A computed fold for a 72-nucleotide RNA from a Patescibacteria group bacterium, annotated as transfer RNA.
Model confidence (mean pLDDT): 81 of 100.
[in-house]
RNA sequence: GCCCCCGUAGUUCAACGGACAGAACUUCUCACUCCUAACGAGAGGAUAUAGGUUCAAUUCCUGUCGGGGGCA
Numbered sequence: 001g002c003c004c005c006c007g008u009a010g011u012u013c014a015a016c017g018g019a020c021a022g023a024a025c026u027u028c029u030c031a032c033u034c035c036u037a038a039c040g041a042g043a044g045g046a047u048a049u050a051g052g053u054u055c056a057a058u059u060c061c062u063g064u065c066g067g068g069g070g071c072a
Stems, first nucleotide, its partner, number of pairs: 001071007010025004018055001027043004048064005
């Protein structure tokens, strides 16, 4: 330099182009308990970035950025 794959909560993963982007763990609060843990209830928290297509984009297309792999 060329080609391929990936990028979504703090972490691990979901989400036919269509309802408020969900789940587990974690964090916070409450309840329970003599106290802690466990269990229970509730809350907070995310689509790498810039454009394009579309009535509608996490999803499709392009550029950029980052990570991984292959060839040279």

Description
Taxonomically the source falls in Bacteria candidate phyla (Bacteria). The RNAcentral record of the sequence draws on ENA.